[in-house]
Context: one part of a larger RNA
């Protein structure tokens, strides 16, 4: 000097942009935060309209109607947040994979015959306070399960053997099974590189290699038996301590050092531990099963619960915000679509928390007005500053206006539909009217003087002021300096 996700005092007039729990990965009340398909399957409330009975309350019964529930598909491994642990093939880079895998998507060969038996929903009877649950009885499928047919598929002893499929449809299409390529996403191993400490010098027994078995989507002591004695280490192994990494940032001519918050890629975590299930994909934040600590319901037998999603809220601190709006836009799941959802995401509110633009008037006005203040009492400054005369509307208000954010989307086609939200030019209305302060003024370092006061109060970043004339303390009044700020404190360079 510069910089910060800062705070703290004083002070505060607008708007853009951006940014906001850094501390206790501390404990959470309520609300949302992942559903969708009816062009996969059964069933099918309430409504409405016929029609028939009525004790006049209703009741039956046919359409029409689509709630809410299950069954099935995809999805829920994405998005979202969070740095706890990690010194590690975690991350960076820069190869290997003849050691592997990939739903949806794209290209491209071939198939899509034919049969069963279940279960939920649903009816009937139950148990439970609730959470939930048992019998019994029937149904439906793109749910389950046979048979067929089998290669360019897989196993092979080369002889052969085994393995699939599902419809629905508005009749245009949408699917299904099975190679083959593609593409996207990922696992695995390898080479360098990656903080402090030796007041931590030895570490190690699946440990290090080898055969047999095993397991995996795959290579491997990944596991496991038996064998062999082996591997690391002063080029720092072992062990402590800290810390998520990178692209960045921040500072500095550079090198360097410090940092890794907003944003983006990776990587880990999800009350604490642990452990599989489903599944292309998870050992899975709002899925399961155990054990713990914790809160919560209870009829005392038993049960529910995870905000490190978004807002909120208690706590603890110097400290960090709304229990807003919308799917309109971009994404993203589903669905043929129409569309449903979407705290992603768009927006809007709060906070001068950063930066940045703008404003708080312009010109004229000396009898240098009155007050203050110093005075050598003659003046001096404050000061053209005000007063007062003209003038202008920027921002702010109030009124009118409506460009764009809108691409799609339906519809044969004119054509219709779509903005949470913000708003631009334009006009109109009034009048200076609604808007400046903060630190400093001994030196460093722009800027004094009077009064108080008397080593007292007190100041100070260093030197050092203050003990009766204080240019340093405290006020005035002047003056310097940035200015919707200005200082101070804490951090980095």
């Nucleotide at each position: 000097g510069a910089a910060u996700g800062a705070a703290c005092g004083u002070u505060g007039g607008c708007g853009g942009c951006g940014u906001g729990g850094a501390u206790u990965a501390g404990g959470c009340a309520u609300g949302c935060a992942a559903g969708u398909c009816g062009u996969g399957c059964g069933a099918g409330a309430a409504g409405c309209u016929c029609u028939c009975c009525u004790u006049c309350g209703g009741g039956a019964g046919a359409g029409u109607g689509g709630a809410a529930a299950g069954c099935g598909g995809c999805g829920a491994a994405a998005g979202g947040g969070a740095g706890a642990g990690u010194a590690a093939c975690g991350c960076g880079u820069g190869g290997a994979u003849c050691a592997c895998c990939u739903a949806c998507c794209c290209c491209u060969g071939g198939g899509u015959u034919u049969g069963g038996a279940a279960u939920a929903g649903c009816g009937g009877c139950g148990g439970g306070a609730a959470a939930c649950u048992g019998c019994c009885g029937g149904u439906a499928a793109u749910g389950c399960c046979g048979a067929a047919u089998a290669a360019c598929a897989u196993c092979u002893c080369c002889g052969g053997a085994u393995c699939a499929a599902a419809g629905c449809u508005c009749c245009g299409g949408c699917g299904c099974c099975u190679g083959g390529g593609g593409a996207c996403g990922g696992g695995u191993c390898c080479g360098c590189g990656u903080c402090c400490u030796a007041u931590u010098a030895g570490c190690u027994u699946g440990u290090u290699g080898g055969u047999g078995g095993g397991g995996u989507a795959a290579a491997a002591g990944c596991c496991u038996a038996c064998c062999a004695a082996g591997g690391c280490u002063u080029c720092g192994a072992u062990g402590g301590g800290u810390a998520c990494c990178g692209g960045g940032u921040g500072u500095g001519a550079g090198a360097g050092c410090a940092u890794g918050g907003c944003c983006c890629g990776g990587c880990u975590c999800a009350c604490u531990g642990g452990g599989a299930c489903u599944g292309a994909g998870a050992c899975a934040c709002u899925g399961c099963c155990c054990a713990g600590a914790c809160a919560c319901c209870u009829a005392c037998g038993g049960g529910u619960g995870g905000c490190u999603g978004c807002a909120g809220u208690c706590g603890a601190g110097a400290a960090u915000c709304u229990u807003c709006g919308g799917c309109a836009a971009u994404g993203g799941a589903c669905g043929c679509a129409a569309g449903u959802c979407u705290g992603a995401c768009c927006g809007a509110g709060c906070g001068a928390c950063g930066c940045c633009g703008c404003g708080u008037g312009c010109g004229g006005g000396a009898u240098g007005a009155a007050g203050g203040c110093c005075u050598u009492c003659g003046g001096g400054u404050u000061g053209u500053a005000a007063a007062c005369c003209g003038c202008u509307g920027u921002c702010a208000g109030a009124g009118a206006g409506g460009c764009g954010g809108a691409a799609a989307g339906c519809g044969u086609a004119a054509g219709c539909u779509u903005g949470a939200c913000c708003u631009a030019a334009u006009c109109u209305c009034a009048g200076a009217g609604g808007a400046a302060g903060u630190a400093c003024g001994g030196g460093c370092u722009a800027a004094g003087u009077u009064c108080g006061u008397g080593c007292c109060a007190g100041c100070a970043g260093c030197c050092g002021c203050g003990g009766u004339a204080a240019g340093a303390c405290g006020a005035a009044c002047c003056g310097u300096a940035c200015g919707a700020a200005c200082g101070u404190u804490a951090u980095u360079c």